[in-house]
RNA sequence: UGCUUAAUCCGGGCAACCGGAGCGGGAGAACCAACUUUGGGGUGUAUCCGGGCAACCGGUAGGGCAACUCUUCAGCCCGAACCCGUCAGCUAAUCUCGUAAGCAUUGAAGAG
Repeated sequence: UGCUUAAUCCGGGCAACCGGAGCGGGAGAACCAACUUUGGGGUGUAUCCGGGCAACCGGUAGGGCAACUCUUCAGCCCGAACCCGUCAGCUAAUCUCGUAAGCAUUGAAGAG
């Protein structure tokens, strides 16, 4: 200076930390819908199929990469992980939580 991401900004404070804005998530009526050990559910792109005793391999829904932005073509990459704990559909009012972490670039054409 950029990239993935909600994960940035402002104020106070020596700091620890506190408050706020922005962004993101969860719980939660009526009506409607639907199901309960084969447990069920949440964040997330990260789901599914086949092979294998397993480790793992191949593919795949889907997601990301352009140094002004958008679109198209091609190329490259990811396709994880974690959490709740028998319990949560949708959901107005309302309540509540997070604001970590990890990295260093893809070329062309067109429009603005």